[in-house]
RNA sequence: GCGCGAUUAGCUCAGGGGGAUGAGCACUACCUUGACACGGUAGGGGUCGUUGGUUCAAAUCCAACAUCGCGCA
Numbered sequence: 001g002c003g004c005g006a007u008u009a010g011c012u013c014a015g016g017g018g019g020a021u022g023a024g025c026a027c028u029a030c031c032u033u034g035a036c037a038c039g040g041u042a043g044g045g046g047u048c049g050u051u052g053g054u055u056c057a058a059a060u061c062c063a064a065c066a067u068c069g070c071g072c073a
Base pairs, nucleotide, nucleotide: 001072002071003070004069005068006067007066010025011024012023013022019056027043028042029041030040031039049065050064051063052062053061
């Protein structure tokens, strides 16, 4: 330099072909306990890497860029 893949919650990851952003763990409050843990109930937390484009509508399609990984030279 070229090609491919990944980027979504604090962490690990779903989201099959565009139409309400989710799960588990973690966190907070309450219940439970003498107290802690476990368990139960409720809750908070996301500019879906960035910028543009297509579209009535984009996490999803297209392009560039950024970071990480793999391969080729």